The RNA shown here (c-di-GMP-I riboswitch aptamer) has 82 nucleotides and comes from a Deltaproteobacteria bacterium. The sequence was found by an Rfam model in a public genome assembly. The coordinates come from a structure-prediction model, not an experiment, and the mean pLDDT is 84. The organism belongs to Myxococcia, within Bacteria.

RNA sequence: GUUCGAUAAGAGCAACGGUGGAAUAAUCCACUGACGCAAAGCCAUGGACCUUAUUUCGUUAGUAGGUUGCUAGGCUGCCGAA
Numbered sequence: 001g002u003u004c005g006a007u008a009a010g011a012g013c014a015a016c017g018g019u020g021g022a023a024u025a026a027u028c029c030a031c032u033g034a035c036g037c038a039a040a041g042c043c044a045u046g047g048a049c050c051u052u053a054u055u056u057c058g059u060u061a062g063u064a065g066g067u068u069g070c071u072a073g074g075c076u077g078c079c080g081a082a
Base pairs, nucleotide, nucleotide: 004080005079012037013036017032018031019030020029021028022027035069041075042074043073045072046071047070048067049066050065051064052061053060
C1' cells in the first nucleotide's frame, strides 16, 4: 500500500413511531427516539421502486418530482485485532 473487518478504541450517522411544519403526492425539514450502519459520507450517472401528469389503459414524460438506509458505478474517508 492492497484486501479484509474484533464482543478493540475514539468519534459519527439515525430506521420505525411520536409532535410540529412544507408539499397535490411520493417525500422532505426540525425536535424526540434508537432498528440498524465501516462508508447509513458525497454524487440521482445506469438499473429498480414510489409519486405526479398523460393515456388509445398498452403506455409516454428526466426540458416533471422523489428514494443513495434498494442496487451498480464514480469521488472521498476514521481505526487496525486475526